[in-house]
RNA sequence: UGAGUUGGCCGUGUGACCGCGGCAUGGCGUCGAUCACAGAUCGUGAUCAUGUCGAGGAAGGUCGGGACUCCGCAGGGCAGAGUGCUGGCAGAUAACCAGGCGUCGUGAGGCGACGGAAAGUGCAGCAGAAAACAAACCGCCGAUGGGCCGGGUAACCGGCCACAGGCAAGGGUGAAAAGGUGCGGUAAGAGCGCACCAGCGUUCGGGGUGACUCGGACGGCUUGCAAACCCCGCUCGGAGCAAGGCCAAGCAGAGAUCAGACUGCCCGUCUUAUGAUCUCGGGUAGGCCGCUCAGAUGGAUGGUCACACAAGUGGCUCUCUCGAGGGUCGCUGGACAGAAUCCCGCCUAUAGGCCGACUCACCAC
Numbered sequence: 001u002g003a004g005u006u007g008g009c010c011g012u013g014u015g016a017c018c019g020c021g022g023c024a025u026g027g028c029g030u031c032g033a034u035c036a037c038a039g040a041u042c043g044u045g046a047u048c049a050u051g052u053c054g055a056g057g058a059a060g061g062u063c064g065g066g067a068c069u070c071c072g073c074a075g076g077g078c079a080g081a082g083u084g085c086u087g088g089c090a091g092a093u094a095a096c097c098a099g100g101c102g103u104c105g106u107g108a109g110g111c112g113a114c115g116g117a118a119a120g121u122g123c124a125g126c127a128g129a130a131a132a133c134a135a136a137c138c139g140c141c142g143a144u145g146g147g148c149c150g151g152g153u154a155a156c157c158g159g160c161c162a163c164a165g166g167c168a169a170g171g172g173u174g175a176a177a178a179g180g181u182g183c184g185g186u187a188a189g190a191g192c193g194c195a196c197c198a199g200c201g202u203u204c205g206g207g208g209u210g211a212c213u214c215g216g217a218c219g220g221c222u223u224g225c226a227a228a229c230c231c232c233g234c235u236c237g238g239a240g241c242a243a244g245g246c247c248a249a250g251c252a253g254a255g256a257u258c259a260g261a262c263u264g265c266c267c268g269u270c271u272u273a274u275g276a277u278c279u280c281g282g283g284u285a286g287g288c289c290g291c292u293c294a295g296a297u298g299g300a301u302g303g304u305c306a307c308a309c310a311a312g313u314g315g316c317u318c319u320c321u322c323g324a325g326g327g328u329c330g331c332u333g334g335a336c337a338g339a340a341u342c343c344c345g346c347c348u349a350u351a352g353g354c355c356g357a358c359u360c361a362c363c364a365c
Stems, first nucleotide, its partner, number of pairs: 001361010012308007020054008028045002031043005056336001060347002063345005068240004080236005085099004100114001101112004115231002120229002122225003137171002139167003144164002146161006179197006198222002200219008244289004253280006259271004309334001311332009
């Protein structure tokens, strides 16, 4: 100098004017309640003034967890759902911190639902002979059985064929072909035998709290998939602030009481009567609480102007290591987005800018 990795932060500012919402104080007005009623007190608002406060890093998605609320709940089991390396932290989580292992990257670092495939079942498209009980298309072989030819009195010997048969080295297919390389071995071959290497299992020893890791010995044990069923360990009641609590018109319901005329009284008749008044519990509309130093409940937190600033762009000019940088003037110009019970995480959107740590390559000293 160039190309990258990673962590954190900011995400317009000041002033003026107009406007919106909450609260406090004072004024004004309406209606209501109470009282000792020309009034006072309390509540109330369609009202004015002053003061003061008024969105975010994600307020978003509503994905995980919790506080809080209501319902359910003797105890145990089955089913079901979730979850899955280790140690911490936390009220809790799939979050956070540190570590292990795997994997990607030259590296800084990134990513991982990361228990078990030697309990059992199952799956592996296409291609290919064959995808895990193995099997044989091309190929290799001719030991064994068979056929033919030649030689030989015969036993038998030699040659040919590849029908039966043996093999899996090589070719070919595939993401993957039953560990790899070499030597021996054989008719040809093969962990068939041996040596070394890679992995796995068992076991012994060392290190670590642990995941795990290092080393030795033994065993020819060697495909992958559990985000397929399954097995193992652990966890788990449900609904959510439209939760839920309080007050409570009207209508309906339940209970109690009740009038007038003829007629002074009783009976009777008529009218009022699907009536009136009072009381009661549940409870709808509605209101209050839940609800917050933003705190609404049709949902406020805004707009205009001026100046400044980040950034982009054009002109002029200066410097120089010639690629850029500085100065000045003009123009443009600030993204994503808007709380609704609260909190902790995660994910997603975001113009532009600032700071720190680290890696790789090249150059100079």
Record summary: The RNA shown here (Bacterial RNase P class A) has 365 nucleotides and comes from an Acidimicrobiales bacterium. A source record names the gene rnpB. NCBI's taxonomy places the organism under Bacteria, Bacillati, Actinomycetota, Acidimicrobiia, Acidimicrobiales. The RNAcentral record of the sequence draws on ENA. It matches the Rfam family "Bacterial RNase P class A". From the family's description: Ribonuclease P (RNase P) is a ubiquitous endoribonuclease, found in archaea, bacteria and eukarya as well as chloroplasts and mitochondria.